[in-house]
RNA sequence: UUCUCAGGGCGGAGUGAAAUUCUCCACCGGUGGUGAUUUAAAAAAUAUAUAAGUCCACGAGCACAAAAAAGUGUUGAUUUGGUGAAAAUCCAAAACCGACGGUGAUAGUCCGGAUGGGAGAGAA
Numbered sequence: 001u002u003c004u005c006a007g008g009g010c011g012g013a014g015u016g017a018a019a020u021u022c023u024c025c026a027c028c029g030g031u032g033g034u035g036a037u038u039u040a041a042a043a044a045a046u047a048u049a050u051a052a053g054u055c056c057a058c059g060a061g062c063a064c065a066a067a068a069a070a071g072u073g074u075u076g077a078u079u080u081g082g083u084g085a086a087a088a089u090c091c092a093a094a095a096c097c098g099a100c101g102g103u104g105a106u107a108g109u110c111c112g113g114a115u116g117g118g119a120g121a122g123a124a
Base pairs, nucleotide, nucleotide: 001124002123003122004121005120011025012024013023014022027108028098029097030058031057032056033055038049053096054095061074062073063072064071078094079093080092081091082090100112101111102110
């Protein structure tokens, strides 16, 4: 430089004129980092791969501005117990969170912007 890839989830019951939107139970978890876990020959060392929705950072989204792009701002949520020298990451338990617009009724899960954008990953 080019190419490819790059988000999952409403099942059951109830109420109602109407709800995948409310209530009860259920279901889902982008990217990089960190990380005591796991595996690869018995051990050690080393190396590789894997390993956090709630830690650190980023992306998407939203707002502002703008001819456009760059840009600026904003941007959710975790505790307790256990082991241990050391855990916000392991084990156990209980919690919590989820853009904008639309809708016959309030949406993380439906429809739409989006055949979009993209943190980044892989290949040549």
FMN riboswitch aptamer (RFN element) from a bovine gut metagenome, 124 nucleotides, folded computationally. The prediction has a mean pLDDT of 76. The RNAcentral record of the sequence draws on MGnify. Rfam family: FMN riboswitch aptamer (RFN element). Rfam links the family to the GO term FMN binding.